The RNA shown here (c-di-AMP riboswitch aptamer (ydaO/yuaA leader)) has 142 nucleotides and comes from uncultured Nakamurella sp. The sequence is in RNAcentral, with records from MGnify. Rfam family: c-di-AMP riboswitch aptamer (ydaO/yuaA leader). Gene Ontology terms of the family: cyclic-di-AMP binding and regulation of gene expression. The model forms 92% of the base pairs in the Rfam consensus.
RNA sequence: UGCCGAUGCGUACGCAUUGAACCGGGGACCCGGUUACUUUGGGGUGAAUCCCCUGUCCGAGUGGCGCUCUCCUGCGCUGCGCGGCUGGGGUAGGGCUACUUCCUGGCCCGAAUCCGUCAGCUAACUCGGUAGGCGGCAAGGA
Numbered sequence: 001u002g003c004c005g006a007u008g009c010g011u012a013c014g015c016a017u018u019g020a021a022c023c024g025g026g027g028a029c030c031c032g033g034u035u036a037c038u039u040u041g042g043g044g045u046g047a048a049u050c051c052c053c054u055g056u057c058c059g060a061g062u063g064g065c066g067c068u069c070u071c072c073u074g075c076g077c078u079g080c081g082c083g084g085c086u087g088g089g090g091u092a093g094g095g096c097u098a099c100u101u102c103c104u105g106g107c108c109c110g111a112a113u114c115c116g117u118c119a120g121c122u123a124a125c126u127c128g129g130u131a132g133g134c135g136g137c138a139a140g141g142a
Stems, first nucleotide, its partner, number of pairs: 001135004009019002021130006031120001041118001042115004050090004055085001057084003061080007093109005101142004
């Protein structure tokens, strides 16, 4: 001096703050929804959803073959689909491009986490947050 994001700005301070602003959750009538309630649980914040491929991987299931066995069974190999994980590709969607907006071009993200069996919307009311992270001479046209 900029960017993501609500997370900026004042006040007070010996100890504890507190104000407006911004943001999020819960919460009626009406409206919506509709047979669920341990079941494939459900829900929130967020742009961060969904699809495909991959593997000397993990888990349980199932088919075949072989061995073992008094019985019960157990072991190995292999195929199949399912779930998870690793890696890769795309994608709903999102951000930046230095006065602002639009267009074009370019560069990126497409995570994580919380509640705890429970929540549609929702006036009054009510409960919370104000963190964290990253850059710096930066394309053009209207």